A computed fold for a 122-nucleotide RNA from Koleobacter methoxysyntrophicus, annotated as SAM riboswitch aptamer (S box leader). NCBI's taxonomy places the organism under Bacteria, Bacillati, Bacillota, Koleobacteraceae, Koleobacter.
RNA sequence: CUCUUAUCAAGAGAGGUGGAGGGAAGGGCCCUAUGAAACCCGGCAACAGCUGCGCAAAAACGCAGAAUUGUGCCAAUUCCUGCAGUGGGUAAACUAAAUUUUACACCACUGAAAGAUGAGAG
Numbered sequence: 001c002u003c004u005u006a007u008c009a010a011g012a013g014a015g016g017u018g019g020a021g022g023g024a025a026g027g028g029c030c031c032u033a034u035g036a037a038a039c040c041c042g043g044c045a046a047c048a049g050c051u052g053c054g055c056a057a058a059a060a061c062g063c064a065g066a067a068u069u070g071u072g073c074c075a076a077u078u079c080c081u082g083c084a085g086u087g088g089g090u091a092a093a094c095u096a097a098a099u100u101u102u103a104c105a106c107c108a109c110u111g112a113a114a115g116a117u118g119a120g121a122g
Stems, first nucleotide, its partner, number of pairs: 001122008013041001015040003021031003026081003042074003046071003050065005078114001083111006089104005
């Protein structure tokens, strides 16, 4: 880096160093000298592993726990949105009306894409 798969509504400092940036990318909207990134300490407990319980037992599965191990994480739902669909709303066109059609810097939901993290494989 690529592929497969699971998850993404929870959780986490008013510490030290450091000095201007940061939230993946485009668009938005935010955070930041009442100090950004980064590093250290501290913390959380998601995945793997570990411990206990449930089953007669092993495996699998479920629940609970610790943080000793490997990763991970510690503003905002993966901060929101980009694509498609459904429903609603609004506007316009046609019509006597209904129906119908079109549009949208509107709202809700669903799915995908992208991304992140773990585990496995190349």